Annotation:
Model confidence (mean pLDDT): 75 of 100. FMN riboswitch aptamer (RFN element) from Chromobacterium aquaticum, 163 nucleotides, folded computationally. Its Rfam family is "FMN riboswitch aptamer (RFN element)". Rfam 15.1 lists 6,230 matches to the family in 5,120 species.
RNA sequence: GCCGGUCUUCAGGGCGGGGUGAAACUCCCCACCGGCGGUAUGCCGCGGCGAAUGCCGGCGGCGAGCCCGCGAGCGCCGCGCAGCCGUUUCCAUGAUGCGCGGGUCAGCAGAUUCGGUGAGAAGCCGAAGCCGACGGUGAUAGUCCGGAUGAGAGAAGACGCGC
Numbered sequence: 001g002c003c004g005g006u007c008u009u010c011a012g013g014g015c016g017g018g019g020u021g022a023a024a025c026u027c028c029c030c031a032c033c034g035g036c037g038g039u040a041u042g043c044c045g046c047g048g049c050g051a052a053u054g055c056c057g058g059c060g061g062c063g064a065g066c067c068c069g070c071g072a073g074c075g076c077c078g079c080g081c082a083g084c085c086g087u088u089u090c091c092a093u094g095a096u097g098c099g100c101g102g103g104u105c106a107g108c109a110g111a112u113u114c115g116g117u118g119a120g121a122a123g124c125c126g127a128a129g130c131c132g133a134c135g136g137u138g139a140u141a142g143u144c145c146g147g148a149u150g151a152g153a154g155a156a157g158a159c160g161c162g163c
Base pairs, nucleotide, nucleotide: 001163003162004161005159006158007157008156009155010154016030017029018028019027031143032142033132034131035070036069037068038067042062043061044060045059046058047056048055049054065130066129076102077101078100079099080098081097082096084094112128113127114126115125116124134146135145136144
């Protein structure tokens, strides 16, 4: 230094104003928010070159909600448990709930265009748009409450072993 191993820590933001109404942070008008990795014509720092405005694929950092993937949640599948229907009783099936596991299909597995610059842009600049799990609720929720003091894409670090 590299690869593998073990462990530790960290790992999501947002309803403010007005309207209607018996009731809305849920509807309507305005507002607000944007997980993780990748990708670069952007930005910053350092370095190199140059007389210099500068130049450089030399190094490092940052850099997309809607480009490519991933996570979570929901659905799906499998297993277990509970209890329900039914029955004289029991079992099985079935539907329901809870727990554990799987990660194929995905689910809608969410959502972007136009103009500009340029050799080159779905990423830069400008403009206009669009999207956002499940359960709950006095009324329909990205923003409230709950599962969740959970899980996790991953990030950082420590310590050995091997090379």